[in-house]
RNA sequence: CGAGCAAAUAUAGCGCCAGACCUUGAAAAAGGUGACGAGGAAGUGUGUUAUCGAAAAUUCGGCGGAUGCACACUCGGCUCUACGGUCGUAAUAAAUUGUUUAAAAACAGAAAGAAAUUUCUGAACAGAGAUAAUUUAACGUAGUCUU
Numbered sequence: 001c002g003a004g005c006a007a008a009u010a011u012a013g014c015g016c017c018a019g020a021c022c023u024u025g026a027a028a029a030a031g032g033u034g035a036c037g038a039g040g041a042a043g044u045g046u047g048u049u050a051u052c053g054a055a056a057a058u059u060c061g062g063c064g065g066a067u068g069c070a071c072a073c074u075c076g077g078c079u080c081u082a083c084g085g086u087c088g089u090a091a092u093a094a095a096u097u098g099u100u101u102a103a104a105a106a107c108a109g110a111a112a113g114a115a116a117u118u119u120c121u122g123a124a125c126a127g128a129g130a131u132a133a134u135u136u137a138a139c140g141u142a143g144u145c146u147u
Base pairs, nucleotide, nucleotide: 014064015063016062017061019060020033021032022031023030024029036053037052038051042074043073044072045071046070047069048068075088076087077086078085080143081142082141083140084139092137093136094135095134096133097132098131099130100129107122108121109120110119111118112117
C1' cells in the first nucleotide's frame, strides 16, 4: 500500500452529582430530585456561559459532553478552468402563504413504593429552523469548448 474477515457506526436538554433541596431514621446511614420537547453534523484547528420556544418548581448550583456561532485553512455545489462571491451535499438570498404529529408542566385516571418520588394512559397548547409554491433580486471578471 492492497485484499479479506469481525465488531462498531454519531440517541446530545444529553450523562453525572462533592453542594443544595426532599424522604425515612434517635443517630449512623439509606434513598429520592437534579432540562419539557422542537431543531441542529463536509473536515481540521482556535475561541466562546452554543439555537428555539413551553413550563415556572431546584429547569438552583457544579462537572463532563455537545451537531451552534465567529475566525483561519482544506474539500465540495453554483455548465468547464482560474480568481472572486455565495452556499454545504436538498449546496444563492429575501418576502408571503401552506406544510413540517411538540413534549412536559397543569387537569383526569391507573400502577409501584413506608415515604420523598417514579412509571403509564387520555385530550390540548409554541417558536426557531427546514421544506414546497409564488414573487422579487441573483452570480462577477477572464479563458476554453460547442452551435